This is a predicted structure of a 73-nucleotide RNA (transfer RNA) from a Nitrososphaeria archaeon. The source organism's lineage runs through Archaea, Thermoproteati, Nitrososphaerota and Nitrososphaeria. The prediction has a mean pLDDT of 81.
RNA sequence: GGGCUGGUAGUUCAGCGGUAGAAACGCCCGCUUUGCAGGCGGGAGGUCGCGGGUUCGAUUCCCGCCCAGUCCA
Numbered sequence: 001g002g003g004c005u006g007g008u009a010g011u012u013c014a015g016c017g018g019u020a021g022a023a024a025c026g027c028c029c030g031c032u033u034u035g036c037a038g039g040c041g042g043g044a045g046g047u048c049g050c051g052g053g054u055u056c057g058a059u060u061c062c063c064g065c066c067c068a069g070u071c072c073a
Stems, first nucleotide, its partner, number of pairs: 001072007010025003018056001027043006049065005
């Protein structure tokens, strides 16, 4: 330098055109306990890497760039 895969909550990640987004772990609160752990219930937390384009509408499609992994040179 080129090819491919990926970048979504603190972490691991689902969703791949249609009310702007799911879950688990973690975090906070409550119940349960003498107390802790565990269990149960509730809650907060997201510029969907950045900038453009297409579209009535983009996390999703297209282009450029950045970052990570991998293969080739």